[in-house]
């Protein structure tokens, strides 16, 4: 080096005919519950979606650049 896919709360991850206030789990906080701790069950709090720029009434989604990982090939 060439090609192909990825990149969303801590962490893993839906979201892809572009349109409510970004969705689930686990984790953390609290309350109940227990002598007490787990387990259960209820609630909260955390992300503006890797950056830059275009399109567009509207972008996590669609284009083009970096940047970062992966795999495949040389």
């Nucleotide at each position: 080096g060439u090609u192909u896919c990825c990149g969303u709360g801590g962490u893993g991850u839906a979201g892809u005919u572009g349109g409510u206030u970004a969705u689930c789990a686990c984790a953390u906080c609290c309350g109940c519950c227990u002598a007490a701790c787990a387990c259960g069950c209820g609630g909260a709090a955390g992300g503006c979606c890797u950056c830059c720029g275009g399109u567009u009434c509207g972008a996590g989604u669609c284009c083009g650049g970096a940047c970062g990982g992966a795999a495949a090939c040389a």
Molecule: transfer RNA
Organism: Lutzomyia longipalpis